[in-house]
RNA sequence: GAUACAGAAGGUGAUGGAGCUCACCUUAAUUGCUGAGUUCAGCUAAUAGCUCCUAUUAGAUU
Repeated sequence: GAUACAGAAGGUGAUGGAGCUCACCUUAAUUGCUGAGUUCAGCUAAUAGCUCCUAUUAGAUU
């Protein structure tokens, strides 16, 4: 100096925040779907899962 392994810590899981759980990653994990297709157009969803808050959409009531 390089490589491998382990540990600790950290990070990630298509749009925000918090808690819990799960999974994945160690420079990767991850980066939605359809059509056209180089650049464009359209659609769903604030979660990986649960709960709460906020934003947004639809309806109803006062």